[in-house]
Context: one part of a larger RNA
RNA sequence: CGGCGGUUAAGGAACUCUGCAAAUUAACACCGUAACUUCGGGAUAAGGUGUGCCUAACGAGGUGAGGGCCCUUGCGGUCGGAGCUUCGAAGGGCUGCAACAAAGCGGGGGUAGCGACUGUUUACCAAAAACACAGGCUUCUGCGAAGGCGAAAGCCGACGUAUAGGAGCUGACUCCUGCCCGGUGCCGGAAGGUUAAGGGUAUUGCUUAGCGCAAGCGAAGGCAUGAACCGAAGCCCCGGUAAACGGCGGCCGUAACUAUAACGGUCCUAAGGUAGCGAAAUUCCUUGGCGGGUAAGUUCCGUCCUGCACGAAUGGAGCCACGACUUCCCCACUGUCUCAACCGCCGACUCA
Numbered sequence: 001c002g003g004c005g006g007u008u009a010a011g012g013a014a015c016u017c018u019g020c021a022a023a024u025u026a027a028c029a030c031c032g033u034a035a036c037u038u039c040g041g042g043a044u045a046a047g048g049u050g051u052g053c054c055u056a057a058c059g060a061g062g063u064g065a066g067g068g069c070c071c072u073u074g075c076g077g078u079c080g081g082a083g084c085u086u087c088g089a090a091g092g093g094c095u096g097c098a099a100c101a102a103a104g105c106g107g108g109g110g111u112a113g114c115g116a117c118u119g120u121u122u123a124c125c126a127a128a129a130a131c132a133c134a135g136g137c138u139u140c141u142g143c144g145a146a147g148g149c150g151a152a153a154g155c156c157g158a159c160g161u162a163u164a165g166g167a168g169c170u171g172a173c174u175c176c177u178g179c180c181c182g183g184u185g186c187c188g189g190a191a192g193g194u195u196a197a198g199g200g201u202a203u204u205g206c207u208u209a210g211c212g213c214a215a216g217c218g219a220a221g222g223c224a225u226g227a228a229c230c231g232a233a234g235c236c237c238c239g240g241u242a243a244a245c246g247g248c249g250g251c252c253g254u255a256a257c258u259a260u261a262a263c264g265g266u267c268c269u270a271a272g273g274u275a276g277c278g279a280a281a282u283u284c285c286u287u288g289g290c291g292g293g294u295a296a297g298u299u300c301c302g303u304c305c306u307g308c309a310c311g312a313a314u315g316g317a318g319c320c321a322c323g324a325c326u327u328c329c330c331c332a333c334u335g336u337c338u339c340a341a342c343c344g345c346c347g348a349c350u351c352a
């Protein structure tokens, strides 16, 4: 000097990203317990008091001797309550620094965020506000179901049958969940446009009987080519659908102080963000303004709204309970610190 453990004057978080770590608290009985609340809870809330031993008595429970009485004489019945014992509550007394004398055994309260909750997870750096979850909604599926595994047979779904099963989103509960179907998707429609294989043959080419002096023309047949025309779904098209993917404006003016603009004008759009919330796990400017808390507060809480860039099941806003989650404050307590000291054990170090 390091590790582990112990103690410490005065102060008591001044330490630090953070009370990390440590300390405090702690058992049992009794008293007593707030806001809030989904009336269950919150609650061991908080905050107090008692606790050992001896002892005359006392209360309740257990056991039940001797003895009395009765008879059907038995290992009988019944009355009695001594003694022993357990628990309890008071009174008196005793000792000690201290009586749950050891060990073991919650520190507490307030505030806000997130997630309702118990659960689940990155085996070996993340336990969480992530996942799941009951509940909500949409959609598919009529049964040889949809969906899935598998060249197939077959199997799962399910020895189930729409109060069932698959898929997706949301995520208890309470109050709610606005506007847009132009784009993309899905669903429905079938008049018209487009359109494949296929059908269909016109045409054209080759071949050559024949004709021609020749150049060449050229029937039938064969071979090749193959236009019109007839051809589904799809797409175009017409509708619907947002708890489908998604989206939810700009400029200018205006009120008898000023300021602001209920109001007006104009451009664009499919429609221009409703309720609620808001410097927020979202706010750049920003340590926004004001208020609270501190002597002093970029954090925190309340409020305002100028929302760079909240917003309604990619759910919005609340919310009891819950949380090894996160934020801030307070009480208690402490070697975290001011600021270090000493002790024990094990190392390091020296020697062998």
Stems, first nucleotide, its partner, number of pairs: 001347008010338002014336001019333001027051005036041001038172001052094004058088006067079004071074001095099001107331004112326002114323002119131002135170007147156003173318004178248003183245002185241005192236003198230002204224004210217002249267005276310001277307001288304005
Source information
This is a predicted structure of a 352-nucleotide part of an RNA (large-subunit ribosomal RNA, domain IV) from a Deltaproteobacteria bacterium. Rfam family: Bacterial large subunit ribosomal RNA. Its mean pLDDT, the model's own confidence on a scale to 100, is 89.